The part of an RNA shown here (large-subunit ribosomal RNA, domain I) has 538 nucleotides and comes from Candidatus Praeruminimicrobium purgamenti.

[in-house]
Context: one part of a larger RNA
């Protein structure tokens, strides 16, 4: 100094756990906010720094209900207290709720400053206090009502890329996609044909399955890409404007115009006022969260605390029975979790079963409200106008201008009015079909912040969320933002009274435990890396 061998020191790796993550189904609920909201700040305990709860009534008041021997949260400990006159605890409804904050009397470097009116209140008084009001915008003659802001994804509307494919690239494509920005709801949006279809009929809307990767479009490249109709989910149908009638109000030309209201009327095999004939009924029928409006009760079932829930003992090993042997019993309950190892009979629980004072939601039914209709005539009247359609540039349909119909937008012409008007893929005719230019509409779809159930050939602490742990923290940045490590004694703390060394960390007894080389730097404790005996070689 090197091998072996043993032995211990660092290190944390492996193994076992799992509070905590992911992914997915299903249920259920889906807005909230000036009555001041999401999120803060700052207090707030007998001691109280932090988390959690609350709000100057500040780990809390009050009531109704459950429920029961113990309780003052995390969280020990001491004081102090409450409680069967029913606390703690758990649930509905109220009280109270500083200051910022949309923030809203002014102003401001958020949680701070200053003020204006009106009323008490203190004080001799100046002045201080307390409560109440005081922003802006829209509707409205007022009176008085409304709005802002917050939300996870869905959903509609107004803007809107590129990187990427085309093996370069420019039309094309990505993709009307990411984003932006406005708006709504519990779903939105769509919607009851001026629709489609074919000479045969269909009969709102939306979603899924076919049809179909067809027909088509397309530097005819990449590629993008329908529809009739079939076959399911769910079904639901209305209102108006006008004619015309009437009130009532204003104008004047004194019978007409305008304007409000009220009846009236809503269609396409044209219907409708109008005319003549009929006259059901307050009946059919519908409705109170769709159709024009709108008020109540009763029942029933959820939902928001619970209730109660069957059945096992010995016996050996063990520290410790739930493991063994040996005998039973329950089971509409042999899901799961927990008890000192592995439990249908030990706890909490599961099956079935029951409950509700008070809030609320759903359905039912009842009172209640509305509340129709027929036949025939066709002289007249009305059936959405700067709309239809045209020319030009744009978009938007699967459709790149093309033979390009349809729908739609600027800008410029600019119709008809049942003998009428759209459509049917250029356009014409003949036939077929619907009635544009108001407007409402429930389910069947689309999401998962939140509550709650169940599952995983889903992770197991360098994995699973960035975050199993007081993490969006600590810490970095001037800001926008960036973004961490860090989990385990032990069944129970029985956390090591007492003695010795030592200044002290520590250690060595004792003692505790089944085990302390499980001692709090605490479960296992692998390897590099350092030491110690020993054995050989040098």
């Nucleotide at each position: 100094u090197g091998c072996a061998u043993a032995u211990a020191g660092u290190g944390a790796a492996u193994g076992c756990c799992u509070u905590g993550g992911c992914u997915a189904a299903g249920a259920c609920u889906g807005u909230u906010g000036a009555c001041g909201a999401a999120g803060g700040a700052c207090g707030u305990g007998g001691u109280a720094a932090g988390c959690u709860g609350c709000g100057a009534u500040a780990a809390g008041c009050g009531u109704c209900g459950g429920g029961u021997a113990g309780g003052u949260g995390c969280a020990a400990a001491c004081a102090a207290c409450c409680u069967u006159u029913a606390a703690u605890c758990c649930g509905g409804c109220g009280a109270u709720c500083u200051c910022c904050g949309a923030a809203u009397g002014g102003g401001g470097c958020a949680a701070c400053c200053c003020c204006g009116u009106a009323a008490c209140a203190a004080g001799u008084a100046a002045u201080u206090g307390u409560u109440a009001u005081g922003a802006u915008c829209c509707c409205g003659c007022a009176a008085g009502g409304g709005a802002g802001g917050a939300c996870a994804a869905c959903c509609u509307a107004g803007g809107g890329a590129a990187g990427u494919g085309a093996a370069a690239c420019a039309u094309c494509u990505c993709a009307g996609u990411a984003c932006c920005u406005a708006g709504a709801g519990g779903a939105a949006a769509a919607g009851a044909a001026a629709u489609c279809a074919a000479c045969c009929g269909a009969g709102a809307u939306a979603u899924c399955g076919a049809a179909a990767g067809u027909a088509g479009u397309g530097g005819c490249g990449a590629g993008c890409g329908a529809a009739a109709u079939c076959g399911a989910u769910a079904u639901a149908g209305c209102c108006u404007a006008a004619a015309c009638c009437a009130a009532u109000a204003u104008g004047c030309u004194u019978g007409c115009a305008u304007a409000u209201u009220g009846g009236g009327g809503u269609c396409a095999u044209a219907g409708g006022a109008c005319c003549a004939c009929a006259u059901a009924a307050g009946u059919a029928g519908a409705g109170u969260u769709a159709u024009c409006a709108a008020u109540c009760a009763a029942a029933a079932g959820g939902u928001u605390a619970a209730u109660a829930g069957a059945a096992c003992g010995g016996u050996c090993u063990g520290g410790a029975a739930a493991g063994u042997c040996c005998g039973a019993c329950c089971a509409u309950a042999g899901a799961a979790g927990g008890u000192g190892a592995u439990a249908g009979u030990c706890c909490u629980g599961u099956a079935a079963a029951u409950a509700a004072a008070a809030a609320u939601c759903u359905u039912u039914u009842g009172a209640c409200u509305c509340g129709a209709a027929g036949u025939g005539g066709u002289a007249u009247c009305c059936u959405g106008a700067g709309u239809a359609c045209c020319a030009u540039c744009g978009g938007a349909c699967a459709c790149g201008u093309g033979a390009a119909a349809u729908c739609u937008g600027g800008u410029g012409g600019g119709a008809a009015u049942u003998u009428g008007g759209g459509g049917g893929g250029a356009c014409c005719a003949c036939c077929c079909u619907c009635c544009a230019a108001g407007g409402c509409u429930a389910a069947a779809u689309a999401c998962a912040a939140g509550u709650c159930u169940u599952a995983g050939a889903c992770c197991g602490a360098u994995a699973g969320u960035g975050a199993a742990c007081c993490a969006g923290u600590a810490c970095c940045g001037c800001g926008a933002g960036g973004g961490a490590a860090a989990g385990g004694c032990g069944a129970a703390a029985a956390g090591a009274a007492c003695c010795g060394c030592g200044g002290a960390a520590g250690c060595g007894g004792a003692g505790u435990g089944a085990a302390a080389u499980a001692g709090a730097a605490c479960c296992u404790g692998a390897a590099a890396c350092u030491g110690u005996a020993u054995g050989c070689a040098u």
Rfam family: Bacterial large subunit ribosomal RNA. Gene Ontology terms of the family: ribosome and structural constituent of ribosome.
The source organism's lineage runs through Bacteria, Endomicrobiia, Endomicrobiales, Endomicrobiaceae and Candidatus Praeruminimicrobium.